This is a predicted structure of a 73-nucleotide RNA (transfer RNA) from Kineosporia mesophila. The prediction has a mean pLDDT of 84. The sequence is in RNAcentral, with records from ENA. Rfam family: tRNA. The family's RNA type in Rfam is transfer RNA. About the family: Transfer RNA (tRNA) molecules are approximately 80 nucleotides in length.
Order: sequence, then structure tokens, then C1' cells
RNA sequence: GGCGAAGUAGCUCAGUCGGAAGAGCACCGGACUCAUAACCCGGGGGUCGGAGGUUCGAACCCUCUCUUCGCCA
Repeated sequence: GGCGAAGUAGCUCAGUCGGAAGAGCACCGGACUCAUAACCCGGGGGUCGGAGGUUCGAACCCUCUCUUCGCCA
């Protein structure tokens, strides 16, 4: 330098078809317990790596770009 994969909550990951974002764990509160843990109920937390474009509407489509990993040279 060329090609490919990945980037979404604090962490691990869904979301495949464009209708506006979710799970588990973690965290906070409650209940239970003599108390702690587990289990149960509730809650907070997201510019979907960044910028631009298409569209009534984009995590999803297009372009550029950043980071990580792999292959080729």
C1' cells in the first nucleotide's frame, strides 16, 4: 500500500427486511433475612466510533474518515 472483519449502556452482545434502541451481568432503591449472599420487584444509564449524503423517516443504505484485529504484498 491492497482486501476483509469488528466498533451499539460500565462490561459481554442482540437488533439480518429503514418506522427511531434492547437483553444478561454490573450499579442504585425496595422487599425477604437476626445479618450478608442468592432469589424477587422497581429504577437510572445510549450524540449506535466520527463527519457528510439519500429518505417523510437511518444503528441499518451511500461516501469520506478514525481505532482494533486478520490476510496479501